Source information: This is a predicted structure of a 74-nucleotide RNA (transfer RNA) from Candidatus Magasanikbacteria bacterium CG10_big_fil_rev_8_21_14_0_10_40_10. Model confidence (mean pLDDT): 80 of 100. The sequence is in RNAcentral, with records from ENA. Its Rfam family is "tRNA". Rfam links the family to the GO term triplet codon-amino acid adaptor activity. The source organism's lineage runs through Bacteria, Bacteria candidate phyla and Candidatus Magasanikiibacteriota.
[in-house]
RNA sequence: GACCGUAUAGCUCAGUUGGUUAGAGUGCUUCCUUGACAUGGAAGAGGUCAGAGGUUCGAGUCCUCUUACGGUCA
Repeated sequence: GACCGUAUAGCUCAGUUGGUUAGAGUGCUUCCUUGACAUGGAAGAGGUCAGAGGUUCGAGUCCUCUUACGGUCA
């Protein structure tokens, strides 16, 4: 330098053919349960879907560029 892959909650990840509220597990906060803990149960907070632009009635999803990381080739 060329090409491929990944980027979604603090962490690990899902997200169908683009479709009307963005989710799971774990962690965190509060409450219940206990004499007090573990466990268990209930509720809640937490998101610029890496960034910018475009297509579309509508984008986490499609297209372009950029950034970070990983890989292949030279």